[in-house]
Context: one part of a larger RNA
RNA sequence: GAGUAAGCGAAAAGGCAGGUGAGAAUCCUGCCCGCCGAAAACCUAAGGUUUUCUGGGGAAGGUUCGUCCGCCCAGAGUAAGUCGGGACCUAAGCCGAGGCCGCAAGGCGUAGGCGAUGGACAAUCGGUUGAGAAUCCGAUACCACCAAUAACCGUUUGAGGAUGGAGUGACGCAGGAGGGUAGGUUAAGCCAGCGGAUGGAAAAGCUGGUCCAAGCCAGUAGGGAGUGUGGUAGGCAAAUCCGCCACACAUAAUCCUGAGAGGUGACGGGGAGCGAAAAAUAGUAGCGAAGUAACUGAUCCCAAACUGCCAAGAAAAGCUUCUAACGAGGUUGAUUGGUGCCCGUACCGCAAACCGACACAGGUAGGUGGGGUGAAAAUCCUAAGGCGCGC
Repeated sequence: GAGUAAGCGAAAAGGCAGGUGAGAAUCCUGCCCGCCGAAAACCUAAGGUUUUCUGGGGAAGGUUCGUCCGCCCAGAGUAAGUCGGGACCUAAGCCGAGGCCGCAAGGCGUAGGCGAUGGACAAUCGGUUGAGAAUCCGAUACCACCAAUAACCGUUUGAGGAUGGAGUGACGCAGGAGGGUAGGUUAAGCCAGCGGAUGGAAAAGCUGGUCCAAGCCAGUAGGGAGUGUGGUAGGCAAAUCCGCCACACAUAAUCCUGAGAGGUGACGGGGAGCGAAAAAUAGUAGCGAAGUAACUGAUCCCAAACUGCCAAGAAAAGCUUCUAACGAGGUUGAUUGGUGCCCGUACCGCAAACCGACACAGGUAGGUGGGGUGAAAAUCCUAAGGCGCGC
């Protein structure tokens, strides 16, 4: 040169009034305006690790400001038999007693173990805080175990009984049909409020609302399986189980499974709206109506179904059953009482809190995702909800 040029990170957009304060374009409140709405809303995994809430603060961080903050200080906050994980199971993979190999370090690997992204497994609705909730509270349930009582079965004419046998668990891809439900829409149905300063309008007007779970009872649409008796050299022993063989009966009975609807749960909850007292804001406490019908309709449920196809589509536990050793007690049933451990649980989570050196126009698995238009989760507009992107 010069406090000059340039920059202040999406072109969704702000405006006004009031409040606080030493100080306000930037903080708070209200009313308008604008933007997203298969998202820029909500739940949740990973990851983060207090960022959550309350009170206070303003040096620095915040691309300006700042009375404000994911910043600083202090205090508070995460409550579980049922949610997720463990006290259950196994997959890839890993470890690995003995063992094999190697001079060694070590490598491989049997038995065995660890290991979810899979299997198994018992809870729902409502209320509540400044911040937690299937965890607290209320109501209604369920699971396992223990004890008591009662009942039934059995005690050599043998109930029961496994780490063993068998079945199940148990699975691909594609396709379409059916029965439902969630959701949605409409209503001259029902309920509540309003019902007009100018011509009329108490009405076939306007606005709002018209719900509820698990569990229990019962077993529907539908799906699946033949049943019984005798024999038996197979299932490493045994078997009444499974397999195989034969006979009888039978194409319809029986059994298993199975959404939803119905009843109950519910004399309960919630509910538009109405709405106090009090020195103090409170739409708080409290009160609380209606709750039907029709249409539409899922990618959700029945469904691990059914049909088709070839590339032929985990394992173990669990559950059911069979006997062996053993064996005198056992019980898928009833009632009552009791017990129920450890870890996680705040908050962000398409983002200013994660990964990108940043409060970075990038990236980030899964679920829900309303209405009008439409084939549609496209497009445009919009609800709930959230924002106007820190000059």
Molecule: large-subunit ribosomal RNA, domain III
Organism: Desulforamulus ferrireducens